[in-house]
Context: one part of a larger RNA
RNA sequence: UUGGGCGUAAAGCGUUUCGUAGGCGGAUAGGAAAGUUACUCUUCAAAGACUACGGCUUAACCGGAGGAAGGGGAGUAAUACUACCUGUCUUGAUUUUUGGUGGGGCUUCUGGAACUGAUGGUGUAGUAGUGAAAUACGUUGAUAUCAUCAGGAACUCCGAGGGCGAAGGCAGGAAGCUAAUCAUUUUUUGACACUGAGGAACGACAGCUAGGGGAGCGAAAGGGAUUAGAGACCCCUGUAGUCCUAGCCGUAAACUAUGCUCGCUAGGGAUUUCGGAUUUAUCAGGAGUCCCGUAAGCUAACGCGUUAAGCGAGCCGCCUGGGGAGUACGGCCGCAAGGCUAAAACUC
Repeated sequence: UUGGGCGUAAAGCGUUUCGUAGGCGGAUAGGAAAGUUACUCUUCAAAGACUACGGCUUAACCGGAGGAAGGGGAGUAAUACUACCUGUCUUGAUUUUUGGUGGGGCUUCUGGAACUGAUGGUGUAGUAGUGAAAUACGUUGAUAUCAUCAGGAACUCCGAGGGCGAAGGCAGGAAGCUAAUCAUUUUUUGACACUGAGGAACGACAGCUAGGGGAGCGAAAGGGAUUAGAGACCCCUGUAGUCCUAGCCGUAAACUAUGCUCGCUAGGGAUUUCGGAUUUAUCAGGAGUCCCGUAAGCUAACGCGUUAAGCGAGCCGCCUGGGGAGUACGGCCGCAAGGCUAAAACUC
């Protein structure tokens, strides 16, 4: 390589709203005949191989004979399928009408509680903290309590395994801008579809650069404890950071550890949302989310089971014993941290 696989054994790229090449692709009429099929001619020297026969006593060996299969070239014919050319269609896809849904995104404005600080009032000896303490704060008046002011960050209840988003993720309120999705009935285009190597964009936290901001929390650091020690767990402080703006980084158990699209294969229940019918509480139907159950089926088992890990189709990615190692070297990217790509010796 072939074969076999990828939820948990090695293996689904973090995501695909974007998409190039490539692969693959709905119904129907006609054309032509490239692939395809049939036939004919030709060629693939001899030897060898195969089949039966013959010659050495047999065999090896040798002799003459026969027959392909298959490949190359040319011609003729066929036209189901695939490709190609010319038309047509509407079911896939798209567009449109009306209506709905939602923490989808961006920008601006704004609210209250809490917290911390400042100032002032009341008030007096403790407060804080712990397993127990101590460091710490406090008679220069703390803690507590009231009033006023300032500041930054996060949004109790509602709130639900409920919603939205491709994923990361998204939650006080209002407005503006914007994207998505669903139902609906017409409408538009008429296969425009699917996937997608490279590529592009997005991508939590932490980290980096520059400028702001800094309440609380809090790596580092300091101190107090604990302990044999304590570079920790506990306590008192506390800088980066956490927040905003502009840019970089590009990784996560980025997980449903389950790639995307399409079709088919018993049900029962819950819930979000739309809308129809009857009828006022039920029932068809569409689009999601969740649970049960296995009916079938699958699986090594666990389990999955119309949201499949079932039965099929298309396309991509990935795996091939453990360690060495997601490392070295090289290349590309990055300010750096590092990331991506990615071995071998050796060893079991």